[in-house]
Context: one part of a larger RNA
RNA sequence: GCCAGGGAGUUUUUCUAUGUGGCAAGGCUAAUCUUCUCUGAAGAGUAACCGAAGCGAAAGCAAGUAUGAAAAUGCAUUAGUCACAUGGAGAAGACCUGAAGCCAGAUGAUCUAUUCAUGGGCAAGGUGAAGUCUUUCGAAAGGAGGAUGGAGGCCUGAACCGGUGUUAUGAACAUGUACUCGAAUGACCUGUGAAUAGGGGUGAAAAGCUUAUCUAAUCUGGCGAUGGCUGGUUCCUACUGAAAUAUGCCUUCGUAUAGUCUUGUUUAGUUUGUUAGCGGUGUAAAGUACGGAUAAAUCUUGCAGGAGCUAAUGCUUACGGAGAUUUUUCCAACUCAGAAGCUGUUAAUUGCUUAGAACAGGAAACAGGGUGUGUAUGUAAGAUACAUUUCCGAGACCCGAACAAGGGAGACCAGAGUUAAGGUCCCAAAAUUUAUGCUAAGUGUAUCAAAAGGUGUCUUGAACCUGAGACACUGGGGAUGUAAGCUUAGAAGCAGCUAUCAUUUAAAGAAAGCGUAACAGCUCACCCAUCGAGGUUCAGGGCCCUGAAAAUGGACGGGGCUAAAGCAUAAUACCGAUACUUUGGAGGCAUUCAUUAGAAUGUUCUGGUAAGUAGGCGUGGUUUCUGCGCAGAAGGUUUUUCGUGAGAAAGGCUGGAGCGGGAACCAAUGAGAAUCCUGGC
Numbered sequence: 001g002c003c004a005g006g007g008a009g010u011u012u013u014u015c016u017a018u019g020u021g022g023c024a025a026g027g028c029u030a031a032u033c034u035u036c037u038c039u040g041a042a043g044a045g046u047a048a049c050c051g052a053a054g055c056g057a058a059a060g061c062a063a064g065u066a067u068g069a070a071a072a073u074g075c076a077u078u079a080g081u082c083a084c085a086u087g088g089a090g091a092a093g094a095c096c097u098g099a100a101g102c103c104a105g106a107u108g109a110u111c112u113a114u115u116c117a118u119g120g121g122c123a124a125g126g127u128g129a130a131g132u133c134u135u136u137c138g139a140a141a142g143g144a145g146g147a148u149g150g151a152g153g154c155c156u157g158a159a160c161c162g163g164u165g166u167u168a169u170g171a172a173c174a175u176g177u178a179c180u181c182g183a184a185u186g187a188c189c190u191g192u193g194a195a196u197a198g199g200g201g202u203g204a205a206a207a208g209c210u211u212a213u214c215u216a217a218u219c220u221g222g223c224g225a226u227g228g229c230u231g232g233u234u235c236c237u238a239c240u241g242a243a244a245u246a247u248g249c250c251u252u253c254g255u256a257u258a259g260u261c262u263u264g265u266u267u268a269g270u271u272u273g274u275u276a277g278c279g280g281u282g283u284a285a286a287g288u289a290c291g292g293a294u295a296a297a298u299c300u301u302g303c304a305g306g307a308g309c310u311a312a313u314g315c316u317u318a319c320g321g322a323g324a325u326u327u328u329u330c331c332a333a334c335u336c337a338g339a340a341g342c343u344g345u346u347a348a349u350u351g352c353u354u355a356g357a358a359c360a361g362g363a364a365a366c367a368g369g370g371u372g373u374g375u376a377u378g379u380a381a382g383a384u385a386c387a388u389u390u391c392c393g394a395g396a397c398c399c400g401a402a403c404a405a406g407g408g409a410g411a412c413c414a415g416a417g418u419u420a421a422g423g424u425c426c427c428a429a430a431a432u433u434u435a436u437g438c439u440a441a442g443u444g445u446a447u448c449a450a451a452a453g454g455u456g457u458c459u460u461g462a463a464c465c466u467g468a469g470a471c472a473c474u475g476g477g478g479a480u481g482u483a484a485g486c487u488u489a490g491a492a493g494c495a496g497c498u499a500u501c502a503u504u505u506a507a508a509g510a511a512a513g514c515g516u517a518a519c520a521g522c523u524c525a526c527c528c529a530u531c532g533a534g535g536u537u538c539a540g541g542g543c544c545c546u547g548a549a550a551a552u553g554g555a556c557g558g559g560g561c562u563a564a565a566g567c568a569u570a571a572u573a574c575c576g577a578u579a580c581u582u583u584g585g586a587g588g589c590a591u592u593c594a595u596u597a598g599a600a601u602g603u604u605c606u607g608g609u610a611a612g613u614a615g616g617c618g619u620g621g622u623u624u625c626u627g628c629g630c631a632g633a634a635g636g637u638u639u640u641u642c643g644u645g646a647g648a649a650a651g652g653c654u655g656g657a658g659c660g661g662g663a664a665c666c667a668a669u670g671a672g673a674a675u676c677c678u679g680g681c
Stems, first nucleotide, its partner, number of pairs: 001681006011092013026050002032044005054061002064075004095232002098229001102222006113196009122186001124156003127152001131148007161182002165179002168177002198214001200210003235616006245258005261362007269352002273349009286335002291331003295327007303320001305319001306317004368392003372388006397408003412585007422575003425559003431572001433571006444561002452546003456543010474529004479503003484498003509524001512523003586606002588603006617670001619667010635654008
C1' cells in the first nucleotide's frame, strides 16, 4: 500500500412538544401481597402524584382577585391523565478517537553520579631532587667538582583510560571502523560487595546523571481526567432551503438573543411589476444669488504701520491697509436654480401554487469572498473599512487557450428543432462571404502603456502664390555715384562707430554668409531666361514609427496570416448551451370529482452546501400465519428482467442441507476515509 473482518447519537431518569390509543372531572398505580400452565401471566393494592380555582407580599377574598378615590389596568375565568412512539432540553463519560498535565501508592543505583569496604593493574626509555661517599677551597660559616642514589599530580611512549579533528567510512544526529589526537605513579584506571530514591538522591555544576526515559524516573490507580481544539461519523429517494449580519459576554476559531431557513396549527386575501394623479428629497452635473477661497485691472479713501520731504502743523507715496466695481479660477463642512434615481399615498391594470400574519417544534449560522457604483485612510496594493447591487459561497452547461465569482444562461428524464454570448483558413462545428477604405509596423491577430517627438502614410479645413507662368532645378545678370562718412598701418558691402541716400535699371542691400594683411574671389537677397502646373504655410483627424529595460530558449492557445486569416464602417448567411420551442414520460403543489386506490384541469413548480421535513430499501432477532428443499436449501459465480433508487426476481454453472414470504414488534442494524484497530499478502 491493497484486501477481509471490526469501528462512532446509546441507555436510565426528569421536563417539554407532536402523533396514536384507553378512560375522562377525573386519570393512574408504586412498593407489596395472592394465584397459576412460573425468569412470565392474571388478580388484589388509590399510599403518593397530576388535574378539577384563581388572585394577592400577606391578612384575605373568591369566578374573580390585586392595585387605584375613580376611570381603568395586570393575572385568572374547567380537559385532563396514563401508556407507547418520535423530535428537543437537563442530569449522567452521553456520538467516537486524541493531549500535555495533576494527585496517590508502589518498583528501581545490574546503566550512571557520589561515597564506603575489600582486591587487582600500569611494556620500555629519558631526566636525575634530597641523602650518602669522596676530592678540593676556606679560620669558620659555607662553597665548588666527581661518583653513588633514585624523588616527581616530571618528560617520551605501549597496555589500560579517554574521545580533538575529518563535514572520511557507514542507511545513519545510533554505533562501529580508519587515520589523527589527550592523559598514561596519579585529584589514575579497574573487579566484587554495599549505601543514598522521585520535589527525593547524587552532582570538581552541564539543570548533568538517577536502567535506550529527566526543568522532576518508571509502573499501577483516580480515569472513559478535561479539551470553546484537530480528525472521523456507515442505505435510498422526494419537498423546501440558509447564514457568514446586529447586540451582550475576560468576548473575537466560542456562545446567547434577534434577523435569515424549515415543519405543523390557526387566521386574513395580498400587491412584486407597469401606468397615472398628488406629495417628499437637495445628490450628480452645474452655477456664483448667499458664505468662503482665488488671480488681475480700475477707482475711492492718508488711513493703523513703513518710506521720503518738512522748523512745525502737515504733504506726498507704483511699500502697505480698508472699501467699491469689472473680469478670472473654485468649494465635503457654498447653493439662486436643479435632474436621473429612490420613496409615501390613492387608483387602475397585471400577477398569484397565499408567497402575508400569529403561535408552537427543529435548526444551521454569527472566519466570508469577487465584479460594478459611491466614499474614507493610503504614494500605492490581488490593501483596509463602510454603503449599495449582483454573483461565488451552495450553480452544473456554453464562451473567455487553461481560469470560484468576467460574458451568455439557472440543469426533472428521453427525442427533435431554433438561438444567446462567442465565433466561421487548419488544429476545430460554421464564410478562405459581400462592399468600401486604412495599415507595411508581423503593427496587429491580446486585457497592457505616458509625456514628448516624426518631411511614415491617408484625410479635413483655412490663408497666400499661380498660364500676366507659381514652387524647385539649371543658365545669365547681381551694376553706378562709391573704396558712403568716420576710424585705422590698412578698413574697399562684410574689425568697430554713424548714417543707410541717390542713380541706371528687367533687377541688384551703402549688403545675409564664406573669404583677403587690405584688395581680389565665391555665394545670397533681387531680376531675366528656360521649363510648364500646381505650390507654400498653418490648424486638425485616422492608422503607423520612436519613446519601450529582467533575469533557462518561448510564445497571438499553436500553425500560420499582408488588396489578411489585421484595423474601421456596413450587410447577409451559417455554427454554437442542459437557454427557448415542440413531442412523450416522471414527480410536486393547488382546485374539482370520487372519498379506498384514483381521475381531470391548472401551473413563471422540480440546480443546491449547512439545515429542517416526509416516504421507503436492506441486515439480525421475537411472536403468529403460511410456504420451499437431496427430483437439490443456504453460499459462490454469471446472464437477463423489473424498480427513480436503496434493492428485488428469474435462468445457467457450482455447491451439498437447510431456507424463505405476509402481519406486528425489538435492535450491539448499513463504512471508503478517523497518521482508525486486528489479521493476511
The part of an RNA shown here (large-subunit ribosomal RNA, domain II) has 681 nucleotides and comes from a Nanobdellota archaeon. The full RNA is in RNAcentral, with records from ENA. Rfam family: Archaeal large subunit ribosomal RNA. Gene Ontology terms of the family: structural constituent of ribosome and ribosome. NCBI's taxonomy places the organism under Archaea, Nanobdellati, Nanobdellota.